This is a predicted structure of a 91-nucleotide RNA (TPP riboswitch aptamer (THI element)) from Sulfuricella sp. The coordinates come from a structure-prediction model, not an experiment, and the mean pLDDT is 77. The sequence was found by an Rfam model in a public genome assembly.
RNA sequence: ACACUUUGCUAGGGGUCCCCGCACGGGGUGAGAAAUACCCUCCGAACCUGAUGCGGACGAAGCCGCCGUAGGGAAGCAUUCCGAUGCUCCU
Numbered sequence: 001a002c003a004c005u006u007u008g009c010u011a012g013g014g015g016u017c018c019c020c021g022c023a024c025g026g027g028g029u030g031a032g033a034a035a036u037a038c039c040c041u042c043c044g045a046a047c048c049u050g051a052u053g054c055g056g057a058c059g060a061a062g063c064c065g066c067c068g069u070a071g072g073g074a075a076g077c078a079u080u081c082c083g084a085u086g087c088u089c090c091u
Base pairs, nucleotide, nucleotide: 002083007078008077009076010075011041012040013039014038016035017028018027019026020025047072048071049070053066054065055064056063
């Protein structure tokens, strides 16, 4: 100097559906279905748009798949690990 890993701090981004008639309570999926929580922040499928899209399953729902190498999307500072290279010193 370059590439990688971990953690922390500060800041920022984001979603919250389906069913039991509603509320309460409970059930389904999920990290999260209003939690001082959870997830994500450019190496960016967190999340949004397309989309009242297409296919499949289900009691139902992005519940699953496609779309998707699509179009957007919120970062700085430390810390730690590993490898390689150069220089210096010692043997």